[in-house]
Context: one part of a larger RNA
This record gives sequence, C1' cells and structure tokens, in this order.
RNA sequence: ACCACAGUUAGACGGAAAGACCCUAUGGAGCUUUACUACAGUUUGACAUUGGGGUGUGGCGUAACAUGUGUAGGAUAGGUGGGAGACUUUGAAGCGGAAGCGCUAGCUUUCGUGGAGUCAUCCUUGAAAUACCACCCUUGUUGCGUUGCGCCUCUAACCAGAGCCGCAACCAGUUUUCAAUCGUAAUUGAAGUUUGGUUCCGGUUCUGGAACAGUGUUUGACGGGUAGUUUAACUGGGGCGGUUGCCUCCUAAAGAGUAACGGAGGCGCGCAAUGGUUGGCUUAUCACGGAUGGAAAUCGUGAUGAAUGUGUAUGUGCAGAAGCCAGCCUGACUGCGAGACCUACAAGUCGAGCAGGGACGAAAGUCGGUACAAGUGAUCCGGUAUCACCACGUGGGUGGGAUAUCGCUCAACGGAUAAAAGUUACCCUAGGGAUAACAGGCUUAUCGAGUCCAAGAGCUCACAUCGACGACUCGGUUUGGCACCUCGAUGUCGGCUCGUCGCAUCCUGGGGGGGAAGCACCUCCCAAGGGUAUGGCUGUUCGCCAUUUAAAGCGGUACGCGAGCUGGGUUCAGAACGUCGUGAGACAGUUUGGCCCCUAUCUGCUGUGGU
Repeated sequence: ACCACAGUUAGACGGAAAGACCCUAUGGAGCUUUACUACAGUUUGACAUUGGGGUGUGGCGUAACAUGUGUAGGAUAGGUGGGAGACUUUGAAGCGGAAGCGCUAGCUUUCGUGGAGUCAUCCUUGAAAUACCACCCUUGUUGCGUUGCGCCUCUAACCAGAGCCGCAACCAGUUUUCAAUCGUAAUUGAAGUUUGGUUCCGGUUCUGGAACAGUGUUUGACGGGUAGUUUAACUGGGGCGGUUGCCUCCUAAAGAGUAACGGAGGCGCGCAAUGGUUGGCUUAUCACGGAUGGAAAUCGUGAUGAAUGUGUAUGUGCAGAAGCCAGCCUGACUGCGAGACCUACAAGUCGAGCAGGGACGAAAGUCGGUACAAGUGAUCCGGUAUCACCACGUGGGUGGGAUAUCGCUCAACGGAUAAAAGUUACCCUAGGGAUAACAGGCUUAUCGAGUCCAAGAGCUCACAUCGACGACUCGGUUUGGCACCUCGAUGUCGGCUCGUCGCAUCCUGGGGGGGAAGCACCUCCCAAGGGUAUGGCUGUUCGCCAUUUAAAGCGGUACGCGAGCUGGGUUCAGAACGUCGUGAGACAGUUUGGCCCCUAUCUGCUGUGGU
C1' cells in the first nucleotide's frame, strides 16, 4: 500500500414525509360578531275564510225640528227673494207648573187655567220683520240608511275532545279448502269465512270553545338560529406605523423623461372684481433734514436698484410693467377651428384665423376670465330645463333620444357591488429559499483587542500606573444590516459523552520596567508542553452563594457533538389564571400535561488477520 473480517457513527448538506413555522394566492374550510345581504322563526297591521243579534260611541247622507246677542236700536236682527197682511172659539193676551238652550238679558216647546185678542207696516239700522211663504249657511237634537270602533251575546262556518257506523289496509286469533312433499293434525305457501285491535278517509251524535283562534296572501319590525360572502395594495419578510389623487422645487448626470418607506413644501379654493378695455402712476430699504411725531405715520433731498409687490405653496417671470390707481363696461361671449405640444389608451395643453352679435378706445387695436403652472373624478343610473328628433296607427299620454346642467372625501382618487368586519394553536391545499425564524456567507454600525497624539490624574513629574478630546488598524466570539445556497425539510436551547484547534496566557516556565526594601503586587515581552474544581439554587448558558485549588483562562469548531444519549426549556393538539377583546380568540405573560424512527452502501476512524 492492497484485500478481508469485526466494530464505531464524524461526513455523504445521509434515509423517511412536494416544511406543519413564515410569506404569497383577488385558494379553501371551521368558528365569531353591534361586517354585508338574505332565509327560517317570532311578532304587528290589513284583507279572505267570516255569519246573526243587542248596546255604547264616531264619520257620511237624508227627513223633521231647533239654533244665530259687535255698536246704534223698543231687542238674542244668520243670508237672499217674494210679500201687505198673517195667526186666533180646531182657544189670543195674561197667570201657574215642567223640560231644553243660554252671552243670565232672555228664547223655544209642553201641560193646566183663562176667555178675545196678538204681531207686522210706522221710529232707529250698512241690511227689515221668525207677520207669513220659499231656497240655503253655521251649530245642535231626534228618526232612518250606510260605514268604522269598543263591549256583551247567539250558532251554523271553523277548532278541540269523546262515542257510533261504513270502506280500505295492517296485525293477532278462529275455521274451511287446495298445493308443495316420502309424509302428517303438526312444516311452508295460496285462496276464503269470521272475531278483536290499530291507523287513514267519509258520515253522524254529544260536549266545550267560537266568528276569536287557526290557515292563506300581503305590510312593517326583531332576527349569527341558519346560509352565502367580503374583510385592499405598497412594504429592505409579514404585522404595527406610514402612504395611495393633483401642483412646485431638489435628487435628475446643462434637450425630454427618470426610481427609493430619498430631501422639502402646498392643493381639494377664492374673486361680480382680485375680470375686460382705455388713460395715468412707481415700489422697498438706508442716510440726512423737518412742529406736535417717538424705532416705525405724513413732507423734502440723496444713495442702492427691484431687494418691494403679485389673493393662496414653490419655481420661472414681471418697470413699455403681469405691480398701484381711476373712467367706462361684462369677451368670466355663441357657432367653429388650420396647425401643433404631450401621449400605450383614455385623458390633458396651446392656438392664429372665420362667422354672429358686443365692450373699451380718436384710432391702430385688445378682449373666448384671473402673470403662468394645483383647486379634481371616467362610465353606468337618475333629476331639471329646452328641442323643428324617435317608438307605441292618430290627438291626449307614456317611454326614449339630442342640447345645456345637476347628483360621488367612488380620497385605496383609471372609480370590481347600490350594499361587507374579525378569528383559527382544530386547521387544509397550491406554491416560494422570488420572503422571515436556526445555521452558513458578505459587511462590521455595535462588540472585543491593539497602535498613534497627549490635555489631565499620579505631592513634584504626560508616558511606574491610568489616560479625556481625537486619529489609525486588527479580529470575526455579541446585538444588528443584507436576503446569497437550503422551505419536493440543513432538527432548535441547555445538560451528558467524546474530543480537536487558536492565543488576545488562568496556573506552571523565561525575561524587561516599576511610584520593585522584603513578602505581595502592577505593567510589558517570550512561551500553547502539560494542567485548568466539587457542591446549593435555577431548564438554564450566564450568574449568585458555600468550600477547595498552583490555577479554577478566553474563544473557534453548523452558538463542535440528537442516523451518539437526554428532552428540563422553547414551539402543536387538552386545561387553567392574569390581562386584552362584544365575541370567536390572543399574549418574547404564567401554570400543568404532552410519540425523539432508521438492520450502515460509500468515505473517515478503531482493532485483528492475510498478501
């Protein structure tokens, strides 16, 4: 070195299971609720099934009767018309009793008595007689009709209970006949007779309830009881937070454009003058001078030159002004529009010129809002006004269209619907190392170590020792950043076992310096050969404590090592507490319980034997 055998499991990102954690899907399911929308169910009213009577109380109609007070005025004058007489022995005035109304003045009716008159025209009044007649108005009484409501009641619908009869079916029994069979009274099957029971249907009787209840149609309400669904995206993983449309600047690399959870700000309007035109004017600051007058008011001179001002952020403009005034006005017009800019589309932007009819200006001309760039919302659906349009055969009418206009924080702002929240550790599927948690990698802010400078501390003295403010390196043990292999699986803390390496050395060894008398000690240099604790508490690493030791080192090794062990912790399903949540449930909060598989092919290593 090769071969064989026996072992051992460090590696073959070993085997097993298209990762259960995490994310994604306009995937699924279970559950919840004050998510949305339905449905069952409950309930309310109406109508039908649904009829009779009585009584009370409303509405309407009709008939009769009554009813009516401003002031003036004999007095309680409803309106209008006719009207000169009307009523009365068929009982007038007056008197007494009763009833009703009432503004307390009186009016109306009735009974008795009485026995012949009473009222109008005439005077006051806007209007003249309820003397008489007719038609009405207001309010009321009574009768009738009709229609509601409340209460009581009836029976015949309807409901419940009980009984009887009939039909049918089923069950149990009685009994007859036939068949199967070697065969029977006996087992099985078929047909018939008859008794009892149960159920459905029909009829009938009694009792109780009763036009209610029940049922049907329909209206409103309640309604996780049930169901179907929704519950956004971006994102240096996801969640939490923030953002989502438009305007301005920088980033933006001197055409345009250009990203980020890059750096800064604004908008979701305002204005009938802050618009058009014609004419005119020049701001602001500083210095000096000047009554009240001051740092700043108004006045004068000069200097700077646009720093002022511009409705509103920023940028670019603006003095021939786009800034500031005044006069007259409404072009903040109608119908259009050559041609361009921008641009995937849809949108957005500029626009000379033509026609109509205007404003201002002497005219030339200017004017289709505002110095410009934000001040916004597609389509559908519907409203309003107008129209010489269309359909329904025509008129009326209805529906639609066209033109103008209105209704969206559809703000997740190219707007899924008119209409929508949560939870899952009971979970599932498809996928992803496009994306997190472990480990590795890159980086090294943080961390650890060192060097330089030397203010200072060290009685004096920077450098025995320590070293601020700073500068420069190294390491790759911490916490991070990134998201590069791995999600068709790289098992995760601690302990046990077994190691191996580095040196920035804890002990032992050698040496220099000291603010080293000695003993001790501080610091630096060399040095990795060997060594480097047992217990108590805790799952702990760590740490604290006790007692030893020469010393009880710091680190790497997938925070070494689970196809070597453990399984206390973390991190499934059960259960509980605290807290949060309406709830389902949740919690780097706590507590108890909770499956650790693999017979070794190759490499490595150990041992034995052979060549």

This is a predicted structure of a 611-nucleotide part of an RNA (large-subunit ribosomal RNA, domain V) from a Candidatus Peregrinibacteria bacterium. The source organism's lineage runs through Bacteria, Bacteria candidate phyla and Candidatus Peregrinibacteriota. Model confidence (mean pLDDT): 82 of 100. It matches the Rfam family "Bacterial large subunit ribosomal RNA". Gene Ontology terms of the family: ribosome and structural constituent of ribosome. The sequence was found in a public genome assembly.